This is a predicted structure of a 72-nucleotide RNA (transfer RNA) from a Candidatus Micrarchaeota archaeon. Rfam family: tRNA. Rfam classes the family as a transfer RNA. Model confidence (mean pLDDT): 82 of 100.

RNA sequence: GCCCCUGUAGCUCAGCGGUAGAGCGCCAGUUUCGUAAACUGGAUGUCACGAGUUCAAAUCUCGUCGGGGGCU
Numbered sequence: 001g002c003c004c005c006u007g008u009a010g011c012u013c014a015g016c017g018g019u020a021g022a023g024c025g026c027c028a029g030u031u032u033c034g035u036a037a038a039c040u041g042g043a044u045g046u047c048a049c050g051a052g053u054u055c056a057a058a059u060c061u062c063g064u065c066g067g068g069g070g071c072u
Stems, first nucleotide, its partner, number of pairs: 001071007010024004018055001026042005048064005
């Protein structure tokens, strides 16, 4: 230099055009002498950034940036 993969909640990830989700974690309650566990409820997102396509974009296209890998 070229090519490919990847960026979504605090963490690990799902979601591939039509309301942003799960597990773990966090907070509160129940329970307990107390803690943990268990059960119930709750909070949390500029879907990396910018532009385009579309009635509608996390999702498709282009560019930029970050991470990983390959080739020379």